[in-house]
The RNA shown here (Glycine riboswitch aptamer) has 104 nucleotides and comes from an Anaerolineaceae bacterium. The prediction has a mean pLDDT of 81.
């Protein structure tokens, strides 16, 4: 050099749920309210692994039982966000270019 991960950045694709009441504004909105949707971000926790303890035991040890640690998401919360079309915004997917690190 090829190759594999990960990060920014630009390019494409990308759902879901009220054009919901009422005030104020004067129409892109703000504020209250009830109704929702999950795929910005955020929270939570399964097995497993690790420690301590109980019981068994002649003794360790394994197998069990408790308690904590750590522990994933597209599950699950709905804090925030966001629910007519258009804008924007949007997890993930493609791709291109740097950048770092594996590696040969």
């Nucleotide at each position: 050099a090829g190759g594999g991960a990960a990060a920014a950045c630009a390019g494409g694709g990308a759902a879901g749920a009220g054009a919901c009441u009422g005030g104020c504004a004067a129409u892109u909105g703000u504020c209250a309210g009830c109704a929702c949707c999950g795929a910005a971000g955020g929270g939570g926790c399964a097995a497993a692994u690790c420690u301590g303890c109980c019981a068994c035991u002649u003794g360790c040890a394994a197998a069990g039982g408790c308690a904590g640690a750590c522990g994933a998401a597209a599950c699950u919360c709905u804090c925030a966000g966001g629910u007519a079309a258009a804008a924007a915004g949007g997890a993930c997917c493609c791709c291109g270019c740097u950048u770092u690190c594996c590696g040969u």
Description:
It was read from a public genome assembly, where an Rfam model found it. Taxonomically the source falls in Anaerolineaceae (Bacteria, Bacillati, Anaerolineae, Anaerolineales).